[in-house]
Context: one part of a larger RNA
Molecule: small-subunit ribosomal RNA, 5' domain
Organism: uncultured Alphaproteobacteria bacterium
RNA sequence: ACGAACGCUGGCGGCAUGCCUAACACAUGCAAGUCGAACGAUCCUUCGGGAUAGUGGCGGACGGGUGAGUAACGCGUAGGUAUCUGCCCUGGAGUGGGGAACAACAGCUGGAAACGGCUGCUAAUACCGCAUACGCCCGGUAACGGGGAAAGCUUUAUGCGCUCUAGGAGGAACCUGCGUCCGAUUAGCUAGUUGGAGGGGUAACGGCCCACCAAGGCGACUAUCGGUAGCUGGUCUGAGAGGAUGAUCAGCCACACUGGGACUGAGACACGGCCCAGACUCCUACGGGAGGCAGCAGUGGGGAAUAUUGGACAAUGGGGGCAACCCUGAUCCAGCAAUGCCGCGUGCGUGAAGAAGGCCUUAGGGUUGUGAAGCGCUUUCGCCCGCGACGAUGAUGACGGUAGCGGGAGAAGAAGCCCCGGCUAACUCCGUGCCAGCAGCCGCGGUAAUACGGAGGGGGCGAGCGUUGUUC
Numbered sequence: 001a002c003g004a005a006c007g008c009u010g011g012c013g014g015c016a017u018g019c020c021u022a023a024c025a026c027a028u029g030c031a032a033g034u035c036g037a038a039c040g041a042u043c044c045u046u047c048g049g050g051a052u053a054g055u056g057g058c059g060g061a062c063g064g065g066u067g068a069g070u071a072a073c074g075c076g077u078a079g080g081u082a083u084c085u086g087c088c089c090u091g092g093a094g095u096g097g098g099g100a101a102c103a104a105c106a107g108c109u110g111g112a113a114a115c116g117g118c119u120g121c122u123a124a125u126a127c128c129g130c131a132u133a134c135g136c137c138c139g140g141u142a143a144c145g146g147g148g149a150a151a152g153c154u155u156u157a158u159g160c161g162c163u164c165u166a167g168g169a170g171g172a173a174c175c176u177g178c179g180u181c182c183g184a185u186u187a188g189c190u191a192g193u194u195g196g197a198g199g200g201g202u203a204a205c206g207g208c209c210c211a212c213c214a215a216g217g218c219g220a221c222u223a224u225c226g227g228u229a230g231c232u233g234g235u236c237u238g239a240g241a242g243g244a245u246g247a248u249c250a251g252c253c254a255c256a257c258u259g260g261g262a263c264u265g266a267g268a269c270a271c272g273g274c275c276c277a278g279a280c281u282c283c284u285a286c287g288g289g290a291g292g293c294a295g296c297a298g299u300g301g302g303g304a305a306u307a308u309u310g311g312a313c314a315a316u317g318g319g320g321g322c323a324a325c326c327c328u329g330a331u332c333c334a335g336c337a338a339u340g341c342c343g344c345g346u347g348c349g350u351g352a353a354g355a356a357g358g359c360c361u362u363a364g365g366g367u368u369g370u371g372a373a374g375c376g377c378u379u380u381c382g383c384c385c386g387c388g389a390c391g392a393u394g395a396u397g398a399c400g401g402u403a404g405c406g407g408g409a410g411a412a413g414a415a416g417c418c419c420c421g422g423c424u425a426a427c428u429c430c431g432u433g434c435c436a437g438c439a440g441c442c443g444c445g446g447u448a449a450u451a452c453g454g455a456g457g458g459g460g461c462g463a464g465c466g467u468u469g470u471u472c
């Protein structure tokens, strides 16, 4: 010093922090929706409008969790480019004319369910041609040739969109120098291996992949192998150098039951999406299905040990929407815990007959000790009553009748823990008799023990005090 635990004790507040172990298994609820101003349809209607399953759009790649894996361009730092980029900002150009479907719906039908199948109808900002093309792409030095687009809605507005293109911002991808734990009782490692010219693939460079050719490449400046580990800003310690560490907060990375895979998309190989395999759990009419808390709570288990199945979207921020608004276990709050830090209180003054009692005693006395009682005073915190915020620029406050303010009663409700042989601050009596016990080290105890146990007294710290563990 601590994300601590344990023992004894425990008044209040503020601010923080709270599964370090089983990346063990999870009941239940919630954690990502939204748009009817894209579309058809259905229902309701006070005829203004409203509701919503489906098609369609945007979002679900953010936010939140965890640290398993990873010794790696993973991270840190300094650079680089062969690249992509939805929404947002700035600029240029455009938004013409057609077509065919599929859900919903209707009919029939399968299944226990999950969920389907067939036929028929239909709209669109869904899908597909055609036209046009400054700039864009391909070929070409150029002239030029070839290729590629769109969507409408509406409250009619300086509206919201759509297409192509140039740039920006922010984001992402890749490459490189340097740095990044232990072991040599690991000394050799390597066949897509190292390089080439060609091709494929990608947003893009590249053995990234493929066929061919060459025989290279790495290594005591520690390769390879094994062990351990997320990295950093930081944190703790220290005069510093350094050592240790990587909880909370912030940046990056990785993972989402285990392993593998792609789809969609601007972005994923996708925690609350899909497919396959596996283990496990559940449902079943035995044919077949469903699930994934390392989200927030919560449960069992493990453990020395770590909280509520709370409130609110009021604020901040995020998604959708023109908006109203909806969603948001992000977040803001509240609850629990002396887990930590900080602050405050448990009274103040006076009071000697130095009372009683306790303990010691040389029996005179000493000490506890102004301590108590008594007398006078105050009222922090807590309690009772009333008023009552800031946070919210006009409205909107979960927190909260909270903080704060005013009034009231009454010393009233509030002190313990460890130690007293030396180190180390603090001594006597009794009990015990190498017993019972103490102990961090040295060491105490075998009949006067300041070292064991109790008592009186004393020392230290104080809502804490000790012990244990770990680091410097």
Base pairs, nucleotide, nucleotide: 001470002469004468005467006466007465008464011344012343013342014341015340016339017337018336019302024300025299026298028297029296030295033058034057035056038055039054041052042051043050044049065255066254067253074180075179076178077177078176079175080174081173083172084171085170088168089167090166091165092164093163094162095161096130098128099127105120106119107118108117109116110115136147137146138145139144152160153159181227182226183225188218189217190216193215194214195213196212198210199209200208230252231251232250233249234245235244236243237242257278258277259276260275261274280291281290282289283288308334310333311332312331316330317328318327319326320325347377348376349375350374357368358367359366360365381413383408384407385406386405387404391399416461417460418459419458420457421442422441423440427456428455429454430453431452437444438443